[in-house]
């Protein structure tokens, strides 16, 4: 410098342009136990990397930036 993939919750991780963006570990809280761990149930927890742009509508499509990861040179 050039090219491809990737970026959604603390961690993993899905979602055909149109549902209140799922789920699963971890949390919290209760519920069981002698107690803890398992289990059970409940809550909370996401401005979808940003920034513009198509579109009645965008995590989802295009530009451009940024971080990472991998090839080339």
């Nucleotide at each position: 410098c050039g090219c491809u993939g990737a970026g959604u919750a603390g961690c993993u991780a899905a979602a055909u342009a149109a549902u209140c963006a799922a789920a699963g570990c971890a949390u919290u809280a209760g519920c069981c136990u002698u107690u803890u761990a398992a289990g059970c149930u409940a809550a909370a927890g996401a401005u979808c990397g940003g920034u513009g742009g198509u579109u009645c509508a965008a995590a989802a499509c295009c530009a451009c930036c940024c971080u990472c990861a991998g090839c080339g040179a």
Predicted 3D model of a 73-nucleotide RNA (transfer RNA) from Brachionichthys hirsutus. Lineage of the source: Eukaryota > Opisthokonta > Craniata > Clupeocephala > Brachionichthys. Model confidence (mean pLDDT): 80 of 100. Its Rfam family is "tRNA".